This is a predicted structure of a 76-nucleotide RNA (transfer RNA) from a bacterium. It matches the Rfam family "tRNA". By type it is a transfer RNA.

RNA sequence: GCCCGCUUAGCUCAGUUGGUAGAGCAACUGACUCUUAAUCAGUAGGUCCACAGUUCGAAUCUGUGAGCGGGUACCA
Numbered sequence: 001g002c003c004c005g006c007u008u009a010g011c012u013c014a015g016u017u018g019g020u021a022g023a024g025c026a027a028c029u030g031a032c033u034c035u036u037a038a039u040c041a042g043u044a045g046g047u048c049c050a051c052a053g054u055u056c057g058a059a060u061c062u063g064u065g066a067g068c069g070g071g072u073a074c075c076a
Base pairs, nucleotide, nucleotide: 001072002071003070004069005068006067007066010025011024012023013022019056027043028042029041030040031039049065050064051063052062053061
């Protein structure tokens, strides 16, 4: 350089056919308990990597760029 995959909540990850963005864990509040832990209930938490395009409508489709991972080639 070329090819492939990935980027979504603090972490790990889902997200079907383009039509109101989700789960587990963590955090916070409450209940329970002699206390901690555990358990139960609830709450909060998002620039869906960036920009542009297509569309009535984009996390989802297209283009460019960035970052991460893997494969491969060339030069020395």